The RNA shown here (transfer RNA) has 74 nucleotides and comes from Aureispira sp. It matches the Rfam family "tRNA". Rfam's curators write: Transfer RNA (tRNA) molecules are approximately 80 nucleotides in length. It was read from a public genome assembly.
[in-house]
RNA sequence: CGGGGCAUAGCGCAGCCUGGUAGCGCACCAGCAUGGGGUGCUGGUGGUCGUAGGUUCAAAUCCUACUGUCCCGA
Numbered sequence: 001c002g003g004g005g006c007a008u009a010g011c012g013c014a015g016c017c018u019g020g021u022a023g024c025g026c027a028c029c030a031g032c033a034u035g036g037g038g039u040g041c042u043g044g045u046g047g048u049c050g051u052a053g054g055u056u057c058a059a060a061u062c063c064u065a066c067u068g069u070c071c072c073g074a
Stems, first nucleotide, its partner, number of pairs: 001073007010026004020057001028044006050066005
């Protein structure tokens, strides 16, 4: 220098192809069970979907640029 993958909750990930209410597990909070802890059950909180633009009635999803990270080639 060229090509490609990844970026979504505190952590690990799905959802993207095929645009239409943003989800799962763990963790965290509350309640119940226990003398307490652990554990189990029930309920709940937490996201400007890496950044900035564009397209669209509508963008995590499509397009462009950039940033970070990883891989391949030279």